[in-house]
Molecule: small-subunit ribosomal RNA
Organism: metagenome
RNA sequence: CGGGUGAGUAAUGCAUAAGUAGUCUGCCUUUUAGUGGGGGAUAGCCUUUCGAAAGGAGGGCUAAUACCGCAUAAGACCACAGUAAUACUUUUACAGUGGCCAAAGGUGCCUUAGUUUUCGGUACCGCUAAUAGAUGAGCUUAUGUCCCAUUAGCUUGUUGGUAGGGUAAAGGCCUACCAAGGCUGCGAUGGGUAGCUGGUCUGAGAGGAUGAUCAGCCACACUGGAACUGAGACACGGUCCAGACUCCUACGGGAGGCAGCAGUAGGGAAUAUUGCGCAAUGGAGGAAACUCUGACGCAGCGACGCCGCGUGAGCGAUGAAGGCCCUUGGGUCGUAAAGCUCUGUCAGCAGGGAAGAAAUGAUUUAAUUCAAAUAGGGCUAAAUUUUGACGGUACCUGCAGAGGAAGCACCGGCUAACUACGUGCCAGCAGCCGCGGUAAUACGUAGGGUGCUAGCGUUGUUCGGAAUCACUGGGCGUAAAGGGAGUGUAGGUGGAAUAAUAAGUCAGGUGUGAAAUCCCGGGGCUCAACCCCGGAACUGCGCUUGAAACUGUUAUUCUUGAGUACGGUAGAGGGUGAUAGAAUUCCUAGUGUAGUGGUGAAAUACGUAGAUAUUAGGAGGAAUACCAGAGGCGAAGGCGAUCACCUGGGCCUGUACUGACACUAAUACUCGAAAGCGUGGGGAGCAAACAGGAUUAGAUACCCUGGUAGUCCACGCCGUAAACGAUGGAUACUAGAUGCUGUGGGAUAUGACCCCUACAGUGUCGCCGCUAACGCAUUAAGUAUCCCGCCUGGGGACUACGGUCGCAAGAUUAAAACUCAAAGAAAUUGACGGGGGUCCGCACAAGCGGUGGAGCAUGUGGUUCAAUUCGAGGCAACGCGAAGAACCUUACCUGGUCUUGACAUUUCCUGCUAUCUCUAGAGAUAGGGAGUUGGUAGCAAUACCACAGGAGGACAGGUGCUGCAUGGCUGUCGUCAGCUCGUGUCGUGAGAUGUUGGGUUAAGUCCCGCAACGAGCGCAACCCUUGCCUUUAGUUGCCAGCAUUAAGUUGGGCACUCUAAAGGGACCGCUGGUGUUAAACCAGAGGAAGGUGGGGAUGACGUCAAGUCCUCAUGGCCCUUAUGACCAGGGCUACACACGUGCUACAAUGGCUACUACAAAGGGCUGCCAACCCGUGAGGGGGAGCUAAUCCCAAAAAAGUAGUCCCAGUUCGGAUUGAAGUCUGCAACUCGACUUCAUGAAGUUGGAAUCGCUAGUAAUCGCGGAUCAGAACGCCGCGGUGAAUACGUUCCCGGACCUUGUACACACCGCCCGUCACACCACGAAAGCUAGCUGGUCCAGAAGUCGCUGAGCUAACCCUUCGGGGAGGCAGGCGCCCAAGGAAAAGUUGGUGAUUGGGGUGAAGUCGUAACAAGGUA
Repeated sequence: CGGGUGAGUAAUGCAUAAGUAGUCUGCCUUUUAGUGGGGGAUAGCCUUUCGAAAGGAGGGCUAAUACCGCAUAAGACCACAGUAAUACUUUUACAGUGGCCAAAGGUGCCUUAGUUUUCGGUACCGCUAAUAGAUGAGCUUAUGUCCCAUUAGCUUGUUGGUAGGGUAAAGGCCUACCAAGGCUGCGAUGGGUAGCUGGUCUGAGAGGAUGAUCAGCCACACUGGAACUGAGACACGGUCCAGACUCCUACGGGAGGCAGCAGUAGGGAAUAUUGCGCAAUGGAGGAAACUCUGACGCAGCGACGCCGCGUGAGCGAUGAAGGCCCUUGGGUCGUAAAGCUCUGUCAGCAGGGAAGAAAUGAUUUAAUUCAAAUAGGGCUAAAUUUUGACGGUACCUGCAGAGGAAGCACCGGCUAACUACGUGCCAGCAGCCGCGGUAAUACGUAGGGUGCUAGCGUUGUUCGGAAUCACUGGGCGUAAAGGGAGUGUAGGUGGAAUAAUAAGUCAGGUGUGAAAUCCCGGGGCUCAACCCCGGAACUGCGCUUGAAACUGUUAUUCUUGAGUACGGUAGAGGGUGAUAGAAUUCCUAGUGUAGUGGUGAAAUACGUAGAUAUUAGGAGGAAUACCAGAGGCGAAGGCGAUCACCUGGGCCUGUACUGACACUAAUACUCGAAAGCGUGGGGAGCAAACAGGAUUAGAUACCCUGGUAGUCCACGCCGUAAACGAUGGAUACUAGAUGCUGUGGGAUAUGACCCCUACAGUGUCGCCGCUAACGCAUUAAGUAUCCCGCCUGGGGACUACGGUCGCAAGAUUAAAACUCAAAGAAAUUGACGGGGGUCCGCACAAGCGGUGGAGCAUGUGGUUCAAUUCGAGGCAACGCGAAGAACCUUACCUGGUCUUGACAUUUCCUGCUAUCUCUAGAGAUAGGGAGUUGGUAGCAAUACCACAGGAGGACAGGUGCUGCAUGGCUGUCGUCAGCUCGUGUCGUGAGAUGUUGGGUUAAGUCCCGCAACGAGCGCAACCCUUGCCUUUAGUUGCCAGCAUUAAGUUGGGCACUCUAAAGGGACCGCUGGUGUUAAACCAGAGGAAGGUGGGGAUGACGUCAAGUCCUCAUGGCCCUUAUGACCAGGGCUACACACGUGCUACAAUGGCUACUACAAAGGGCUGCCAACCCGUGAGGGGGAGCUAAUCCCAAAAAAGUAGUCCCAGUUCGGAUUGAAGUCUGCAACUCGACUUCAUGAAGUUGGAAUCGCUAGUAAUCGCGGAUCAGAACGCCGCGGUGAAUACGUUCCCGGACCUUGUACACACCGCCCGUCACACCACGAAAGCUAGCUGGUCCAGAAGUCGCUGAGCUAACCCUUCGGGGAGGCAGGCGCCCAAGGAAAAGUUGGUGAUUGGGGUGAAGUCGUAACAAGGUA
C1' cells in the first nucleotide's frame, strides 16, 4: 500500500470552487555530471555467566552497498551588490564574488597474467549531485452542511502588532513585550444528535427520507498520553508509559490486543466455511528464476434480492365415481379426471468436452546496438516449449419415461372473489369502518371462487397519497388562528425625470462538475438479470466577453406622497381650580297617631322611648334628570351639570414653503375598564363577605330586612377582560340608493328650512365579486401591493417545570407522558320547550247523572296451594281472550295406564263390520259370551272399496320455546287532516318550492294570490239505515165504505196503515245582506227535511321491535316408553288484603196492594210451547198450533186510576243465615240457577280525587238475542218516557298549522356537569438517597520531546612532549509542558423516595341538577 470499522467529530470534517509568489514528494520517466582515495568498529559465531521464563550481562574474533574523515564541485543552497520582468511584494529570471555539501559497489563476458588472487576493457543493475516531469501529500480562503432560545450573551493566547523560536511550509503554532480588541438575534456560547459525499428510495416536480453493497474523502485500531524511525506515521498485525481486562509464573517477574480472513462465546427477531488457488488481475521484495499476498479469483451455506425455466401438450360427456349445495327438478368442482394420441425442457444415467493463456522464463534463429570482438549483454521480431483453483464445470449428443416436481393469502365495504355447517357478545376476528347476544357471505371448518405464483402472507421502516408546515401550493368575522392600543429602533418595502455604473438579472464562450450509477444507442453471455463500448446528462461553481429594460448603487432635478406656516371650524378629547340645583340618607325642632316597610304570600326589620307621613332648618358624600339623538370626541381603554385657565388631535378653504423627508414594525418604551394590593384621607347611597327572615326534601342560592371591605380623593403598584366589528396597519382601484354630523361652494331674498354639489366622518339597504354557508359588499370578508402578528385534530393545558416581572394575588413565555376517533363551524329536516301566534275537540267552562264510602257480582294484583293452566299491563291490561270452568271444556295438579300411538299416509297378514251382554277394576282397560257375516263385480274361486285387529319402519303428535325470525288479524294516535309523487325552478348539498301567504271550511273544503304546473293516497261523494212523497204488489198484513162475528172472525176490498222493491226529493237551487264582482258566511222564503238532515259501514303515509306462535298458518330450536295419548279425582271457584268495572240501595219525584193501557226488535223442530187441570210458588201434568207478517215465547215496564205507609235504619234496603223445595243434568259436596217460609248486615247520598254526556242525547223504564243441558248484575241489540246547559277559549289535557331557540335525533322518559367512593395508568411536588456528564480551581506528575547541565563513561576527526588534551557523543541530574490519579466546592441530566397534588380511563355506584328551550334566576 492493500484489508476492516464508524466510536468520536456540527467542524483541525465533508462537498464545490479557488489559492500556495508560503511547501514537500520514496519507487517511475527525461536530461547532465560523477562514482577517487582511506579509516575505525560491530552483529552473527565462540566462550563465561544471571534468570522459572521472557530475556539479559561480561570476554574474544570478523565482513559489507552498515558507519566515519579527506579529495573533486557544474549546478542546488546561504550571504553580498547588479540588470530585467512582474500580480508591486518576505516576488521571479539572469550572469558575478565568497562560503558550504557527494558516493559503493555487485554480476556476466572478454583480455592480461596464469595455480589462484590482482590489473584492464565492456554490458547490465546499483550509488552520488543536480534538472524537468508525473504522481501523491501538507497548508490557506469563499460558499454550503441537523435540532433546541424553557441555551442570550461568549472570549485573556482571547483579537491585533513587534521581535524571536519552531516547521517541509504561512500562521498565537509557541514565547516575551505592547495595544484592547474579537464573535453574536443573518443565532455567538451552551446542550442534544450525527462520519461527509458521489449516490440510493420515493415523488409529476419541488421536495422528503436515507448514506448497506461499489467509489472518493475523513476518523479510529483495548482506553488515555507520548514520541522514535522514515519520502511518507505520531503508525491495526511497531516502540514507551499509565489504566481496565485476560493469561503464564518458581511470586521475584513476565505476555497479550481479530473494527484483517475463517472460526468461538455472548447478546439478539436476525446475518454464512476454522474451504480451494495464486491459473487470472493487482501489490511487496528480487537482475531474474522465484518467494510472499484470507488483496483478489473461485467454490460452500441462506428463495435474502433480481432474472429466466419447469412441474406437461392435444383430443376427450355415460357431463363417471366422489365431495359440496339443493326449491329434490337439479346445479357445481368439470374437459377437470379416467381413456386415447403425442412432446421431452429440468432432474437422472451414459459419452464427448471448451473459452478464460496474455505473458514471463528456457532453447533456437534473424535484425540492430554497445564494444577491439565472429565473448557477452541490451533491445526488437519469429519459432518451439512451459502455466487452469474453478472443473470433467459451462456446453453438445444419446437413452428411458408424463414419469420425480405447487404453494400461499384472501372472498362485509374500501377490494377482485359466496354458500353450507358449527359457535351463540362465548370462542374469536379486526388496516379503518366495524363483526359475534340461535338463521354470522366478517369467528372456526368445508365446498366453491378470486389474486399472485417458487413463491405467498405478516411485521417493521421510508416516501407517496397529505395542498395535513402550503417555495411550487394553505389559512386567521363565526371552524385553530389579528397582538388590548399606540409611539418608534433594527429590518423589510418604497413616488416622478435624466445620466452613469454593472452588484443582482439576462446572453455567449471557457474551465471544472472523478469513475461508477440514472437515461439513450449499440454489442456479449441461447433470452433476461448481468457485463462491455459510445453518447447524452450531471439542472452546480469558477473565470471571461457582452447587454442595460427592471431592482440596487452614485449624481442632478421634480411635486403628485408626506410635512410646515397663515385663515376658519365642531366636539362628553385630556388636566387643574371654582361654583350650582334636584334627589337619597342623617341630625334638630314642630304637627300628628298606630302602624310602617316588604313580598307571589309572608316574616325578619323599624315604630307608643312616637315611626311612616308632613313642615322648617342644618350636615355630608356621591352622581349630574330634561337637553340626549343609530349624535359628537378620542389610538384604544374610555369621555356627559356650569364657568375659568392650561393643553393634544381632527376637519374645511385657499395661498406660500420643504422636496420622498414615506409605509410597516421584531426587540424596546408608553397608555391601558373593572376587580385587587400598599400608604393616607373620605364614606350619603349602593353593596362581595357576613347575619337574620322566607322558599325548599335540602337552599351555604334566586326573594326580603340589615350590613363590612369596596365603590370616591391623593400618590404608588397590578397589566388583565366576550380589552369584540370576535374583522392588524397603509395605499390604489371597483354600480348605486337613502339617512345623520362637520365645513365649503352654487341657487334662493342676504337669514332659516328645502334643493344641487365637493371633502371628511358615521349608519342602513343593495349589484358585481367573494364566502363551506351564514353573510360581507367604497367604513369589504371584493380586486391587488407592502410590512407585522398568529394557526396546524380534541382532551391533558389560558397546565407542569424553568426563566422574567410583581408586595402579594398573580401575569407572561410555555411543553410532555397519557388518552380519544372524533372535537368543531354553518345550514337542513324533524322532535321538543315551565317560547310566541292562529285554530279545533264534552278539553275546560255551563249543566245533568255517576264512580271513589256500603252490601253483593265480576276481573286483576298479592298471598296461599300438589295445582290454584296460560296470555293481556298507562291512556291503548283489569264484566279483557272467555258468545257462558260441576264432568267435558282443560291447556294445570295427584294417581293409574299406553308406546307406530287418540289422529293422517304407506307395506304385509288375518278377519268381517255393527249391536247386545257378563266378570274384575275408580275408570282407562283386561278377559269372556251372544249375535250375524258390509258394499261392488263375478256362476264361483276371487279381486277391489270400506271397516276392525295384528306386525314393522318411515312417521304421527306437542295449548313445548322464540310475537325480538314471520304471515295474517287487531289495538292506538285518529275519522285527526294530513302523507306524498312527476316535471320544472332555487340551493355546492342535505333540502326547499308545490303543501307557505290573504280569506273560508267539519276537512290540504273551496277561492284568490304566488316559480310553479299537475297528479296520487286520504277528506267529501258513491253504500246501508232512518225521516217525506210517488209507482208497483196485496198474504200470513190492513179495514174507509157494504155484509157478518164474541173477535178483521168471515165475505169483499187494497183507499189507508204496514210490508218490500224501484224511483223522486236538498243543490246554498231561490231572495236579501256581508265579502275581493271570489270562495263562502248570515238572514229569509218555500219545504217532511237546510246548509255534512240523524246514525252506521268506511281508518291515508306511518308510529308504538304495541298485542297475538294458546284461533289459524309458518322458519328455527326442543321432547319422542314423553313436553305425545287415555282415565278417575282435584284445581282454574282458595282469601288477611289492594285496585278496576258493574248491580242493588240508602227512599215519599218513593215503597206496597189492586185495577187499566201503549212498543220495537228478535228467537223457535234434540225447538217455542197455547187453552185447560194441579201446586202459595219455582214448576208439574196436558197436548192444540207453528219449520212461522199465520202459532208460540209474550206479561212489556216505567206511565195512568184508586188505596195505604208518614221520615223511622222504617211497610226503605235487601246481604247473610236456617228450613223446605223445583228444574237441568250420568252427577249440583267441593262448585249451578230458581221458588216458598223465616231471618233482616252494611247503608241515611259518600274525603282527596275522578268519569260519561250537547237531543230523541243524558237520565230513567222494561223487552229480546248470542253462547247454552243448566247456569248473566256481563255483552250485543230493541223500543217507551224524556231533560238541563254551552257566556266563552284565560286556564288543564290531547291535536293541527305557521314561526322561534336548541349542545336533542334511541329525538325531553333527551342531553349533560361537578364533588365523593372504588380500581388502574402516566405525570408534577417532596425531607432526602443515588448514578452519569461537564467546566473551572488546587495537589500530583509516568513515559516523552525540548532546554540546561553533564566532575561518570567515551573507537573513527584534530593536536600531542604519546602521558594525554580538544571537538563531538552517551549515561546520569535538574527544569518547562503534560496523561492517568486525588481533593473541595459547583453546574447539569437521569433514577429512586414515605407522603402529597391535580389529570386521564373505567359496567350498572352516591349526592344534587350547573348547562342545552326564556333550561325554569337569560